This is a predicted structure of a 139-nucleotide RNA (c-di-AMP riboswitch aptamer (ydaO/yuaA leader)) from Paenibacillus mucilaginosus.
[in-house]
RNA sequence: AAAAAAAACAGGCCGAAUCCAGUUCAGCAAAAGAUCUGGUACGGGGGAUUCUUUACUUGGGGUGAAUGUUCGUCUUAUCGAACUAGGGAGCAGCCUCUUCCGAAUCCGUCAACUAACCUCGGAGGCCGCAGGAGGAAUU
Numbered sequence: 001a002a003a004a005a006a007a008a009c010a011g012g013c014c015g016a017a018u019c020c021a022g023u024u025c026a027g028c029a030a031a032a033g034a035u036c037u038g039g040u041a042c043g044g045g046g047g048a049u050u051c052u053u054u055a056c057u058u059g060g061g062g063u064g065a066a067u068g069u070u071c072g073u074c075u076u077a078u079c080g081a082a083c084u085a086g087g088g089a090g091c092a093g094c095c096u097c098u099u100c101c102g103a104a105u106c107c108g109u110c111a112a113c114u115a116a117c118c119u120c121g122g123a124g125g126c127c128g129c130a131g132g133a134g135g136a137a138u139u
Base pairs, nucleotide, nucleotide: 011127012126013125014124019039020038021037022036024034025033042121043120044119045118046117052112059110060107061106062105063104068083069082070081071080072079086101087100088099089098094135095134096133097132
């Protein structure tokens, strides 16, 4: 001097998953952090009547964007490949292009919608000089 790696900050991304108060760790005391408790923005499930639905061992159902088709392949399963409903990409909505995802898991024979009512979640993961470009509008 150049390159690479690790950690971290500002700032961000997916997601409902943010924020507040107190308690203990704990001392001479403060801050920060962690534990526990109670709330909270925000989100999910169950649950009448009227109406709707006609499915139910080929079990059924929920969260979620994450459904399905064909091929490898031959009976299936597993696995793999290509595509696909659908979804994400730096304030929100619309259009075009580009690019990526298209999982996982829970209930346990049982639940459509649903007022009152009952009940649960309020995580985790990742980028971090790198942000994905353009257009028409609006505030």
Of the family's consensus pairs, 96% are formed in the model. It matches the Rfam family "c-di-AMP riboswitch aptamer (ydaO/yuaA leader)". About the family: This family represents a conserved RNA structure found upstream of the ydaO and yuaA genes in Bacillus subtilis and related genes in other bacteria. Rfam 15.1 lists 7,607 matches to the family in 2,262 species. The coordinates come from a structure-prediction model, not an experiment, and the mean pLDDT is 79. The sequence is in RNAcentral, with records from Ribocentre.